[in-house]
RNA sequence: GGGCCUAUAGCUCAGCGGUUAGAGCGCCGGACUCAUAAUCCGUCGGUCCUUGGUUCAAAUCCAAGUGGGCCCA
Numbered sequence: 001g002g003g004c005c006u007a008u009a010g011c012u013c014a015g016c017g018g019u020u021a022g023a024g025c026g027c028c029g030g031a032c033u034c035a036u037a038a039u040c041c042g043u044c045g046g047u048c049c050u051u052g053g054u055u056c057a058a059a060u061c062c063a064a065g066u067g068g069g070c071c072c073a
Stems, first nucleotide, its partner, number of pairs: 001072007010025004018056001028042004049065005
C1' cells in the first nucleotide's frame, strides 16, 4: 500500500427493516445463614462507534470516516 472481517449495557454476546433493544455474568439492594460462600428475588445500567444517505419506518440496508482484528505484498 491492497483485500476481508468487526464495533450493541461494566465484561462476553444475541437481536427477519416494523410496538418500548435483550440474555448470561458483574455492580447495588433484599431474602436465606451465627457469619461467609453458594442459592433465590428485585433494581440500576445503552450516544446500538461517528457523519450522511435510502425508506412511511434503520441497531438492522448503502456510502464515507474512526477504532480493533486477520490475510497478501
A computed fold for a 73-nucleotide RNA from a Bacteroidia bacterium, annotated as transfer RNA. Its mean pLDDT, the model's own confidence on a scale to 100, is 80. It was read from a public genome assembly. Its Rfam family is "tRNA". Lineage of the source: Bacteria > Pseudomonadati > Bacteroidota > Bacteroidia.